[in-house]
RNA sequence: CGCUUAAUCUGUAAGGAGUGGGGGACCCAUUUUUGUGCUUUUGCACUAGGGGUGAAUCUUUCUGGAAAGAAAGUAGGGCUACUUUGAAGGCCCGAAUCCGACAGCUAACCUCAUAAGCGUUUUUAGAGAGG
Numbered sequence: 001c002g003c004u005u006a007a008u009c010u011g012u013a014a015g016g017a018g019u020g021g022g023g024g025a026c027c028c029a030u031u032u033u034u035g036u037g038c039u040u041u042u043g044c045a046c047u048a049g050g051g052g053u054g055a056a057u058c059u060u061u062c063u064g065g066a067a068a069g070a071a072a073g074u075a076g077g078g079c080u081a082c083u084u085u086g087a088a089g090g091c092c093c094g095a096a097u098c099c100g101a102c103a104g105c106u107a108a109c110c111u112c113a114u115a116a117g118c119g120u121u122u123u124u125a126g127a128g129a130g131g
Base pairs, nucleotide, nucleotide: 001119002118003117004116008017009016010015018114019113020112021111022110023109028104035046036045037044038043049102050099051098052097053096058073059072060071061070062069063068076093077092078091079090080089082128083127084126085125086124087123088122
């Protein structure tokens, strides 16, 4: 200096601004519920159910008693250096985790986050900016 990302700016700090997420009416939509252990109830701990963040879903095969691991693909996503919209080529990701039986949308309102991790720079067309 640049990239993934909401994850930036300000402030000595606490905070604040900005950005991002969740819960939450009428109306609309939907018609659909199950468990395990402890506990007198409340409640606590789980997770085949269900839901959230995220691009990160799904299919097949192999190993394995299972749990799980691996491989090949795939919905989808990112980079390729002035910005942006296209085209071609190239290189990648396609995870992880949270809630804890429970949440549709949702104004007011309530509430949370503002981590972490990396190192790309090929060609071409239009518009814009700058020198």

c-di-AMP riboswitch aptamer (ydaO/yuaA leader) from Priestia megaterium, 131 nucleotides, folded computationally. The source organism's lineage runs through Bacteria, Bacillota, Caryophanales, Bacillaceae and Priestia.